Predicted 3D model of a 1490-nucleotide RNA (small-subunit ribosomal RNA) from an uncultured bacterium.
Its Rfam family is "Bacterial small subunit ribosomal RNA".
[in-house]
RNA sequence: AACGAACGCUGGCGGCGUGGCUAAGGCAUGCAAGUCGAACGGACCACGUGGAAGGUAACGGAAGCGUGGUUAGUGGCGAACGGGUGAGUAAUGCAUGGGUAACGUACCUUGCGCACAGGGAUAGCGGCGCCCUUCGGGGCUUUAGCGAAAGUGCCGGUAAUACCUGAUAAUAUUCCGAGAUCGCAUGUUCUCGGGAUCAACGAUGGGGAUCUUCGGACCUAUCGGCGCGGGAUCGGCCCAUGUCCUAUCAGCUUGUUGGUGGGGUAACGGCCUACCAAGGCAACGACGGGUAGUCGGCGUGAGAGCGCGAUCGACCACAUCGGGACUGAGACACUGCCCGGACACCUACGGGUGGCUGCAGCAACGAAUAUUCCGCAAUGGGCGCAAGCCUGACGGAGCGACGCCGCGUGAAGGAUGAAGUCCUUCGGGAUGUAAACAUCAAUAGUUUGUCAGGAAGCAAACCGGCCUAAUAUGCCGGGGCGUUGACCAGCGAACGAAAAGGGGCGGCUAACUCCGUGCCAGCAGCCGCGGUAAGACGGAGGCCCCGAGCGUUGUUCGGAAUUACUGGGCUUAAAGAGCGUGUAGGCGGGACUGUAAGUACUUUGUGAAAGCCCCGGGCUCAACCCGGGAAUUGCUCGGUAUACUACAGUUCUUGAGGCAGGUAGGGGUCACUGGAACCUUAGGUGGAGCGGUGAAAUGCGUAGAUAUCUAAGGGAACGCCUGUGGCGAAAGCGGGUGACUGGGCCUGUCCUGACGCUGAGACGCGAAAGCGUAGGGAGCAAACGGGAUUAGAUACCCCGGUAGUCUACGCCGUAAACGAUGCGCACUAGGUUCGAGGGCCUCUGACGGUCGUCGUGCCGUAACAAAAGCGAUAAGUGCGCCGCCUGGGGAGUACGGCCGCAAGGCUAAAACUCAAAGGAAUUGACGGGGGCUCACACAAGCGGUGGAGCAUGUGGAUCAAUUCGAAGCAACGCGCAGAACCCUACCUGGGUUUGACAUGCACGGAUGCCCUCUGCGAAAGCGGAGUAAGCUGCCUUCGGGUGAAACGUGCACAGGUGCUGCACGGCUGUCGUCAGCUCGUGCUGUGAAGUGUCGGGUUAAGUCCCUUAACGAGCGAAACCCUUGUCGCUAGUUGCCAGCGGUUCGGCCGGGAACUCUAGCGAGACUGCCGGCGUUAAGCCGGAGGAAGGUGGGGAUGACGUCAAGUCAUCAUGGCCUUUAUGCCCAGGGUGUCACACGUGCUACAAUGGGGUGUACAGAGCGAAGCAAGACCGCAAGGUGGAGCAAAUCGCAGAAAACACCCCCCAGUUCGGAUUGGGGUCUGCAAUUCGACCCCAUGAAGUCGGAAUCGCUAGUAAUCGCGUAUCAGCCACGACGCGGUGAAUAUGUUCCUGAGCCUUGUACACACCGCCCGUCAAGUCAUGGGAAUUGGGAGUUCCCGAAGUCGCCACAAUUCAGUGGUGCCGACGGAAAGCCCGGUGACUGGGACU
Repeated sequence: AACGAACGCUGGCGGCGUGGCUAAGGCAUGCAAGUCGAACGGACCACGUGGAAGGUAACGGAAGCGUGGUUAGUGGCGAACGGGUGAGUAAUGCAUGGGUAACGUACCUUGCGCACAGGGAUAGCGGCGCCCUUCGGGGCUUUAGCGAAAGUGCCGGUAAUACCUGAUAAUAUUCCGAGAUCGCAUGUUCUCGGGAUCAACGAUGGGGAUCUUCGGACCUAUCGGCGCGGGAUCGGCCCAUGUCCUAUCAGCUUGUUGGUGGGGUAACGGCCUACCAAGGCAACGACGGGUAGUCGGCGUGAGAGCGCGAUCGACCACAUCGGGACUGAGACACUGCCCGGACACCUACGGGUGGCUGCAGCAACGAAUAUUCCGCAAUGGGCGCAAGCCUGACGGAGCGACGCCGCGUGAAGGAUGAAGUCCUUCGGGAUGUAAACAUCAAUAGUUUGUCAGGAAGCAAACCGGCCUAAUAUGCCGGGGCGUUGACCAGCGAACGAAAAGGGGCGGCUAACUCCGUGCCAGCAGCCGCGGUAAGACGGAGGCCCCGAGCGUUGUUCGGAAUUACUGGGCUUAAAGAGCGUGUAGGCGGGACUGUAAGUACUUUGUGAAAGCCCCGGGCUCAACCCGGGAAUUGCUCGGUAUACUACAGUUCUUGAGGCAGGUAGGGGUCACUGGAACCUUAGGUGGAGCGGUGAAAUGCGUAGAUAUCUAAGGGAACGCCUGUGGCGAAAGCGGGUGACUGGGCCUGUCCUGACGCUGAGACGCGAAAGCGUAGGGAGCAAACGGGAUUAGAUACCCCGGUAGUCUACGCCGUAAACGAUGCGCACUAGGUUCGAGGGCCUCUGACGGUCGUCGUGCCGUAACAAAAGCGAUAAGUGCGCCGCCUGGGGAGUACGGCCGCAAGGCUAAAACUCAAAGGAAUUGACGGGGGCUCACACAAGCGGUGGAGCAUGUGGAUCAAUUCGAAGCAACGCGCAGAACCCUACCUGGGUUUGACAUGCACGGAUGCCCUCUGCGAAAGCGGAGUAAGCUGCCUUCGGGUGAAACGUGCACAGGUGCUGCACGGCUGUCGUCAGCUCGUGCUGUGAAGUGUCGGGUUAAGUCCCUUAACGAGCGAAACCCUUGUCGCUAGUUGCCAGCGGUUCGGCCGGGAACUCUAGCGAGACUGCCGGCGUUAAGCCGGAGGAAGGUGGGGAUGACGUCAAGUCAUCAUGGCCUUUAUGCCCAGGGUGUCACACGUGCUACAAUGGGGUGUACAGAGCGAAGCAAGACCGCAAGGUGGAGCAAAUCGCAGAAAACACCCCCCAGUUCGGAUUGGGGUCUGCAAUUCGACCCCAUGAAGUCGGAAUCGCUAGUAAUCGCGUAUCAGCCACGACGCGGUGAAUAUGUUCCUGAGCCUUGUACACACCGCCCGUCAAGUCAUGGGAAUUGGGAGUUCCCGAAGUCGCCACAAUUCAGUGGUGCCGACGGAAAGCCCGGUGACUGGGACU
């Protein structure tokens, strides 16, 4: 884009189309083929005439005759058309083009001729019954018998355009004879002579003469009949070409192929038959299987194609299924006949009837498809002289948005941009001129009026013409009184706003927000959405698209160059056969001649109509319809051309081959032969081990191994040469010699003369393993045994060891049979290596140089390629031929076939399943990959933890609650720099609801705040009483007014340590103070990306240098900052005191400004200098000087990023939740529990120690609700008291280890201090849960700590004490600081951990805590095998044998016709053996998904 569609939602009108795609399954009912009285005899009706019997008459009306009408039957024509359907059919079909010298043709047309004389039947009709009767007739089963019915008779007589006989007859048919013409053959056509055979029917109208039995004959007109010829039309038959899938169908065929005779037909023909011959078809696909009506055309597509074959048209086939003939011009016949089957109906069970795939309609089926309509008015058909009749063909209407087309659902105004709704940043925005409102027009509809076309015909007068003897009739042409409509349009008037939905809005793809939901519910075409902020689910608002439709589903084509003819590929993505020889086929060198098949041009016929396209026209337009043209790419009759291809012939040498001369070689086959090694055997020497491994053990060995020597035997393989080398088609080929043998290369240019290339099938070769038979068997070695390893070890390692490996013959036929690259030819830059020949140069030669050929490798240009790469040995550019591919899995599997002894091989699917599988390259990450390099990473050391007790944090458990968070490193002395109350978030209980806190509004009354007293109560809180001491804004005329603040009441709202750190900000941890992370421009690459940032050095460092398609730059590193170490300057109190003086001996005082110190400013260090190394560089090593030396020490400082790391409980914040509670207040409790487990610490286990006494030396801090001296009291904690000090001034404040002396003497102790008892002190409202401290007493575990693990490289570790924050006090042994004493070790980078750079592999990318394989358990699905069971299909053979044709026999018969029997064939049915395709199937195999 399309549709014969269906489904969902919705639905105003009209036009034109279209509508059982399924059950070619079954059908109730009605209709769908009749007509002709001008073929015929009757019957009936009406009218006219006629008038009989009867009757007095009226009357009655018979027979007969005539006219008109109806019509059962005989007869004619039609019924073979029209209409339906697509079951069958792969060719007996269809399409296109031919042929018929092998044929037919009713009706129609045309020409010629004819139509004479007789005959016998048969329908119809009447009778064969009964009853009644007015005797005319009527009625009843429609005769009676049989029968339920359908049906079935006998007798009599009758007509024809029915039937029969005879006559006539040809240019008909046929036979004989003769002649001519034409043709591709059989043959055709024509002429002449002779013989034989065959025909008919009348009807109607009119009529003058003549005749008459008065009917008519006769004449004439029209219609009809017969024979022959022509035409037209419609058919039959034949040929060529084309016409789906399947080779897992490869061979098929006996009337088969042909011939002869015969039969048959309209006609050819094995169409049939007898005989003869043995043919015919097939890889250009026979035969078989599956599917299918074919075409014009339709859909799609740029086209080529692909798909389809509804409606319309052409052809074919079929008519319940199967068979058969009859009639006829035509049928083997849709609404005919016969037979058989199935089904349905009727039945009295004996038997009958039926055929909607005609139009309607019914049930059934199904996702699904209409009215049991109107009419013959038109068109067409049948019959008829005609009027006319018939016509479910057809014309119309109805139903269905099924499709196409057209129209409408209003138009112009209308802002406070109404209301409602939605969103919102709360300002507003959107819906939206949309609505309302008012004005207008008039489409549908209703009412009414008017009017066209489809109508042409038929047919009275009348006119003209023709026929005729005719002015009759008739016919033809005008004419037009009258008359024919199923159904529908247009126009006018009045009334008249009445008619919109569907889908979508994450991307593809036009269109976005809110709410709800919370991996639920759901969506989904693909990708994918949904786990609490969903533009993707559902709703809403808005928007987008289309619009009486819109979506969905299905199907086809397109996109898809994704089967590639146009127009693809095969090194690595799927794809080159393992290799060769060669058949068919395809393709094929130079020149000439001819032919003209292909080819080109031209021409003839055809290519139906409709459709498509163009032009024009008609419906108001369009759809639709009409006319004309073009097109129909095809086939065909001729002609011309001859370049190319082809064919035929001639010729050529360059392709190919031959010949000659050389030449290299593990090319092949067979035989012979050699040495080394090995094993075995025999003997000698020798004497304890050998062997083997990571280490061992099994094994061998005192019965003498290993080792060694000698001799013999055996089998296999051939070291060095050996090469990136040679040969071969590939597999493959390696000691030497000989025999036989294949191929290549070089040179010569003598010969043949295109002999060539490729190669479906076919045939041959074909590693290893394997198989068969016979040998052989040293070494090695599947299987197997043993030893180890291991969780196990059916392995890797070791000791043994059988097939096998070897030979001959025969199989197998596969490999990553690889260059993952088919073969051949030609062309397209170079350089270089090796191998084999040759030419030339040099006097010759080794050698060298140079030119050219063949082979073998590497690099590389152009080109190619997705890239990697390839690149004269192409994967480049072309040609020829073959093979192969078409998403992954299933699967190279199943089934079938072929091969094989087997193993197995070759060929080779499907169901099902997935949304990928795959290639090359890129960036990362990773590696029990590599290289380089770092770090207390290891090592070297020192000290710890892990064991004990206690402290503290955590888990777990417990509990009313033990609030919450933190979770490997990077949670766990963490948030917490202070939980008795408070904090507090938790629990219990009590209380409260505009609230403890903020803002606004409304109202109230000066009520208010403050203060005092008091009731209940645990308090909070709820109440009560009092006082007038104090406080309260603004204006003021000081009278007052206003009401702010506060309070009360009520609204908005507050509040939340409630949830989400995976919605966030901020802050922080970590990798890591690791050296990295990037950018601009340029360059390279299709691109991801790379380069820079790599490489060589160097550094702590991407630090610096050099090189360099890179050049620069940024964030990091470094530096800048603080502190510490040295010096100088400045300054000199509260600090200092060298010298001077004084002194109470205390820098205390005078004084000093030197020193220390304080705290400001400077200096200093930069690889600056020297030597060596290095590239002359960067820099490194050493040295000098210096307080300090290569970053001097320490700190602050933390790149891009990672961990959805941590924190909603610091704070801030979106969303959600809560609102007499999850808020707020209060009391008490809890966060302090305790079988246990872990982390971090403290104290120890002691003598480098403990205790006692004495005596030294710091730094940094802190102090007013504070630090507190001296003094006094207490054993002590502490108390009393208070000098001094807002502090370089006073105080905390005694530093401790150390040192000196004394005691202890190795013990659970004079170690250790837990625990417990008692008594105290202090803080505080309050130490019970639950504080610290002191004293006395008690005196636990613990004797240096398993596996494991931590810190530290110098003023460090270790060890010693001091201070501070928090703080009433303190659970601090913590944290943060300060100083004192003060080590050991580092050979180094193998290993452990982590990190950086380069490189490599990768199937990883959530990135190795990745990915992923197989078994097993379980469920589901499809499928193979399967004893068997069941169904279908196509044939073959046999049995039975209906109808019927053909034939035969008999009978009967005037003719026509018939009766009985029988032969062949023969449908259905039955039987048999097989073949093909399915279903089911215990069990079983693998596969897929979970």